[in-house]
Molecule: transfer RNA
Organism: Anaerolineales bacterium
RNA sequence: AGCGCGGUAGAGCAGCGGCAGCUCGCCAGGCUCAUAACCUGGAGGCCGGUGGUUCAAAUCCACCCCGCGCUA
Numbered sequence: 001a002g003c004g005c006g007g008u009a010g011a012g013c014a015g016c017g018g019c020a021g022c023u024c025g026c027c028a029g030g031c032u033c034a035u036a037a038c039c040u041g042g043a044g045g046c047c048g049g050u051g052g053u054u055c056a057a058a059u060c061c062a063c064c065c066c067g068c069g070c071u072a
Stems, first nucleotide, its partner, number of pairs: 001071007010024004018055001026042005048064005
């Protein structure tokens, strides 16, 4: 320098055009003599950034930033 993959909640991941979900963790309540386990509820992300396409973009397009890999 070129190419490929990835960036979504504190962590790990799904979602591939119609106002974002799962597991763990966290908080509160229940249960218990108590802790864990278990049950119920809740908070927490405007989706790496900026533009574009569209009635509508996490999703499609362009450029840029970051990480991993391959080639030179």